Predicted 3D model of a 73-nucleotide RNA (transfer RNA) from a Methanomassiliicoccaceae archaeon. It was read from a public genome assembly. Model confidence (mean pLDDT): 82 of 100. It matches the Rfam family "tRNA".

RNA sequence: GGGCUCAUGGUCUAGCGGUCAUGACAACGCCCUUACACGGCGUAGGUCGCCGGUUCGAAUCCGGCUGAGCCCA
Numbered sequence: 001g002g003g004c005u006c007a008u009g010g011u012c013u014a015g016c017g018g019u020c021a022u023g024a025c026a027a028c029g030c031c032c033u034u035a036c037a038c039g040g041c042g043u044a045g046g047u048c049g050c051c052g053g054u055u056c057g058a059a060u061c062c063g064g065c066u067g068a069g070c071c072c073a
Base pairs, nucleotide, nucleotide: 001072002071003070004069005068006067007066010025011024012023018056027043028042029041030040031039049065050064051063052062053061
């Protein structure tokens, strides 16, 4: 320098153009217990990496950029 894959709550992750972006773990509250743990119920937490474009409508499609990984030279 070229090619491919990826970027979504604190962490991991689902989401093949249309309802309020899914679940688990973690955090917090309540219940349970003499108490702790486990378990049950609930709550909060996301400008979907950034900037543009396409579209009535974009996390999703297209382009550029940034970052990470792999391959080639």